[in-house]
Context: one part of a larger RNA
RNA sequence: AGCAUAGGGCGGAUGCCCAGGCACCAAGCGCCGAAGAAGGACGUGGCAAGCUGCGAAAAGCUACGGGGAGCCGCAAGCAGGCAGAGAACCGUAGGUAUCCGAAUGGGGGAACCCGGCGGACAGGAGGUCCGUCACGCUGAGAUGAACACAUAGUCUCGGACGAGGUAACCCGGGGAACUGAAACAUCUAAGUACCCGGAGGAAGAGAAAGAAAGAUCGAUUUCCUAAGUAGCGGCGAGCGAACGGGAAGGAGCCCAAACCAGGAAGCAAGCUUUCUGGGGUUGUGGUCCGGCGAAAGCGAGAGGAAGCUUAGACGAAUAGAGCAGGGAAGCUCAGCCAGAGGGGGUAACAGCCCCGUAGUCGAAAAGCGGAAUUGAGCGGCCGGUACCGGAGUACCGCAGGGCACGAGGAACCCGGCGGGAAGCAGGGAGGCCCACCUCCCAAGGCUAAAUACGACUUGGUGACCGAUAGCGCAUAGUACCGUGAGGGAAAGGUGAAAAGAACCCCGGGAGGGGAGUGAAAGAGAACCUGAAACCCUAUGUUU
Numbered sequence: 001a002g003c004a005u006a007g008g009g010c011g012g013a014u015g016c017c018c019a020g021g022c023a024c025c026a027a028g029c030g031c032c033g034a035a036g037a038a039g040g041a042c043g044u045g046g047c048a049a050g051c052u053g054c055g056a057a058a059a060g061c062u063a064c065g066g067g068g069a070g071c072c073g074c075a076a077g078c079a080g081g082c083a084g085a086g087a088a089c090c091g092u093a094g095g096u097a098u099c100c101g102a103a104u105g106g107g108g109g110a111a112c113c114c115g116g117c118g119g120a121c122a123g124g125a126g127g128u129c130c131g132u133c134a135c136g137c138u139g140a141g142a143u144g145a146a147c148a149c150a151u152a153g154u155c156u157c158g159g160a161c162g163a164g165g166u167a168a169c170c171c172g173g174g175g176a177a178c179u180g181a182a183a184c185a186u187c188u189a190a191g192u193a194c195c196c197g198g199a200g201g202a203a204g205a206g207a208a209a210g211a212a213a214g215a216u217c218g219a220u221u222u223c224c225u226a227a228g229u230a231g232c233g234g235c236g237a238g239c240g241a242a243c244g245g246g247a248a249g250g251a252g253c254c255c256a257a258a259c260c261a262g263g264a265a266g267c268a269a270g271c272u273u274u275c276u277g278g279g280g281u282u283g284u285g286g287u288c289c290g291g292c293g294a295a296a297g298c299g300a301g302a303g304g305a306a307g308c309u310u311a312g313a314c315g316a317a318u319a320g321a322g323c324a325g326g327g328a329a330g331c332u333c334a335g336c337c338a339g340a341g342g343g344g345g346u347a348a349c350a351g352c353c354c355c356g357u358a359g360u361c362g363a364a365a366a367g368c369g370g371a372a373u374u375g376a377g378c379g380g381c382c383g384g385u386a387c388c389g390g391a392g393u394a395c396c397g398c399a400g401g402g403c404a405c406g407a408g409g410a411a412c413c414c415g416g417c418g419g420g421a422a423g424c425a426g427g428g429a430g431g432c433c434c435a436c437c438u439c440c441c442a443a444g445g446c447u448a449a450a451u452a453c454g455a456c457u458u459g460g461u462g463a464c465c466g467a468u469a470g471c472g473c474a475u476a477g478u479a480c481c482g483u484g485a486g487g488g489a490a491a492g493g494u495g496a497a498a499a500g501a502a503c504c505c506c507g508g509g510a511g512g513g514g515a516g517u518g519a520a521a522g523a524g525a526a527c528c529u530g531a532a533a534c535c536c537u538a539u540g541u542u543u
Base pairs, nucleotide, nucleotide: 001542002541003540004539005538006537007536008535009534015528016493017492020465021464022462023461024460025459026458027457028456029454030453031165032164039100040099041098042055043054044053046078047077050074051073061094062093063092064091065090066089070082071081072080105114106113107112115133116132117131118130119129120128121127135162136161137159138158139157140156141155142154143153169200170198171197172196173195174194180187184234210217211216221248222247223246224245225244231239232238252446253445254444255390259278260277261276262275263274264273265272266271267270283424285388286387288384289383290382291381292380297378298377301374302373307368308367309366310365312361313360314359318334320333321332322331323330335352336351337341343355344354345353395419396418397417398416400414401413402412405431426441427440428439429438430437480487481486500527503514504513505512506511
């Protein structure tokens, strides 16, 4: 030194465990902010470093409900208090809420510095405190240039106006590349990622100038199907409908114009323009004129019932016997409840020990919710006139974009540049174009539900994980790294209960030996189990 055996050390695998996570389901909710948010800084406790809470009224103040014997957070201790005259704790509504931050009196290297005006206190202040003072938009008023009227500008007052934040979802404006095509350019990836703007609890779309096809349907949205079909496509890679059918949901409306009335301005005293009100909203309608009808019904708004949410309450049945055990919930025996044998805890495995569970109750206050009731207003038909019915629009050309559709026979939709109608005897569409036929009225607007998503609240579920797993975090965006943007860990377990080892001994201590606790200390805090590598000791054996 190797090997073997035994005993230790180191080490932290494995098993068991859950305080944490992951995914999904259901319900709720879906914004916060100049009345100062989100997020922070600094404070705040008798002693107080961190976390939590709170804000100079500072682990808290007030009121009203709940609660019912303890309480002064995590978190022990010392000291001192509070509480049946009802504390703590929970809920609702208020009060307070420093400084920074959109940050907004001005400045600034965030949490700091320096002011104006009015007031209070103080007082030989350049002191302290309270209130107020940004910008934009909008309404009203005042003032008022160049330049006569005017306008611009300026000023004052009013506005729960805007500004910033927010997980995804939504709409719009911009918009890649890697990649695929086994290279690559059209194409694809993809209108994706990303940037910007805007909004809502949803958004967008939406009441036919539609879809169809010789029959018709009747806004929009979403799902299933049609269908990987018809098509598009260096006809490559690949992209990929619609009609129709079935379902969810279901809702329809308002202007502009003709015409009428009134006001104002311009003038040529009747026109023009404009404002307000009435009228009117459709594929054939409306205005106007004549005739007949005036109600059913619909219904904004007001109103606020039931119910729900935000604290809670009651809640059956063994304080059963024996056994081994440290301990009973285990085993044996004997009972009981069950609208409750979901679950958790209790010294081990408990329907009947505790918390609960099924079931049944409950709100002073706030929120959601919207019933009864009430109710402005809207509500018709026939005939005749030919006044009205959305113009730089439709449409065309050029070059583009969107449509499953890559210029194609390319309709349809959109905007850019140029040209440019008809006007109801009118106009658009039916995939070039023309005719017949059919469908439909553009160039104004609004519209719930079915749909998408989940930062947040509550409940539930898992052939999800169990500490190298599961979120990065059993908590931490911490420690640490980086000038910065940013990157980013490790780290769980004594025991049923601290009963966490009084006292004695060795030692400076660390550590250990007794004693004691405990079922166990080979559970002693470097603490459950405690594998292997590695190290040591002893014995045997080999060289």
Molecule: large-subunit ribosomal RNA, domain I
Organism: Christensenellales bacterium